A computed fold for an 87-nucleotide RNA from Anaerolineaceae bacterium UBA4781, annotated as c-di-GMP-I riboswitch aptamer.

RNA sequence: GUUCGAUAAGAGCAAACUCAGUGAAAACUGGGGACGCAAAGUCAUGGAUCUACAGCAUAAAAAUGCAAUGAUCGCCAGACUACCGAA
Numbered sequence: 001g002u003u004c005g006a007u008a009a010g011a012g013c014a015a016a017c018u019c020a021g022u023g024a025a026a027a028c029u030g031g032g033g034a035c036g037c038a039a040a041g042u043c044a045u046g047g048a049u050c051u052a053c054a055g056c057a058u059a060a061a062a063a064u065g066c067a068a069u070g071a072u073c074g075c076c077a078g079a080c081u082a083c084c085g086a087a
Stems, first nucleotide, its partner, number of pairs: 004085002012037002017032006035074001041080003045077003048072003055066004
């Protein structure tokens, strides 16, 4: 230095739920809270999943269907960066 990940050490993040806010929604932001996480750090590049305001089609209407430019990195992979040092 690269792999690897211990009943090591010092740190870190924060699920569900809840309060306030944003959003059409999925969901996100901040506070509380910890299920867990060796990248549960960053990136939407590939796949996967979620939502459907506007739009298009059908329809007398109600509504239904299609569809991301929206969302999820704590869904998988990939890329970049990174604390410590037993075996």